[in-house]
RNAcentral holds the sequence, with entries from ENA. Predicted 3D model of a 73-nucleotide RNA (transfer RNA) from an Ignavibacteria bacterium. Its Rfam family is "tRNA". The family's RNA type in Rfam is transfer RNA. Lineage of the source: Bacteria > Pseudomonadati > Ignavibacteriota > Ignavibacteria.

RNA sequence: GCGCCCGUGGCUCAAUGGAUAGAGCAUCAGAUUCCGGUUCUGAGGGUUGAAGGUUCGAGUCCUUCCGGGCGUA
Numbered sequence: 001g002c003g004c005c006c007g008u009g010g011c012u013c014a015a016u017g018g019a020u021a022g023a024g025c026a027u028c029a030g031a032u033u034c035c036g037g038u039u040c041u042g043a044g045g046g047u048u049g050a051a052g053g054u055u056c057g058a059g060u061c062c063u064u065c066c067g068g069g070c071g072u073a
Stems, first nucleotide, its partner, number of pairs: 001072007010025004018056001027043005049065005
């Protein structure tokens, strides 16, 4: 250089083109406890890597770019 795959809360991952983008762990608060842990309840945290396009509607489809991984000479 060329080909393929991946990029979504702090972390690990979901989401058939259609409801306010969800879950677990983590964090915070409350309940429980003498305190802590465990357990239970609740809360905060995402402009879905960037820009553009298609569409009534894009995390999802198309193009370019950025980052990471694998293969190839």